[in-house]
Molecule: glmS glucosamine-6-phosphate activated ribozyme aptamer
């Protein structure tokens, strides 16, 4: 310097499963039957602090991604701290959240299917390289976004 393995942390479209599905095997071939077992959201993107309230954005060649459970960065209301904006400071309003203003156009960004390979009796599971979103957010151009008060300079 590589590789590899345990342990510990992190990773929140995240974890789980008592139903439903599905795949083995068992039996005076019969039950929604008995025992072990598969699936059960595929990625993007998301956190000032604290309470409170709802239960969460965006898509996909996927469609049990059903159904439930827990959880949750979303969204809404309050206080606080913060930033941008009226030249400049102190209040205020507004809009934001340390990548810290709206709007509108324009760039650019994915996984899984499928394929190919290994496992596995099978449902199916690992892993390679490849194509293709949409929002948000980010880069670029444009538009268009304050009131009072005090000192300074003109």
């Nucleotide at each position: 310097a590589c590789a590899g393995a345990u342990c510990c942390c992190a990773u929140a479209g995240c974890g789980c499963c008592a139903g439903c599905a599905c795949c083995u095997g068992c039996c005076g071939c019969a039950g929604c039957g008995c025992a072990g077992g598969u699936u059960g959201a595929c990625g993007a993107g998301g956190a000032g602090a604290a309470g409170g309230g709802u239960g969460a954005u965006c898509g996909a060649a996927a469609a049990u991604u059903c159904g439930g459970c827990g959880g949750a960065u979303g969204c809404c209301c309050u206080u606080c701290c913060g930033c941008a904006c009226c030249a400049u400071u102190c209040c205020g309003a507004u809009g934001c959240g340390a990548g810290a203003c709206a709007c509108a156009c324009c760039g650019g960004c994915a996984a899984a299917u499928a394929u190919g390979u290994g496992g596995g009796u099978a449902a199916c599971c690992g892993c390679a390289a490849a194509a293709c979103a949409a929002a948000u957010a980010c880069g670029g151009u444009g538009u268009g976004a304050c009131g009072g008060a005090a000192a300074u300079c003109c």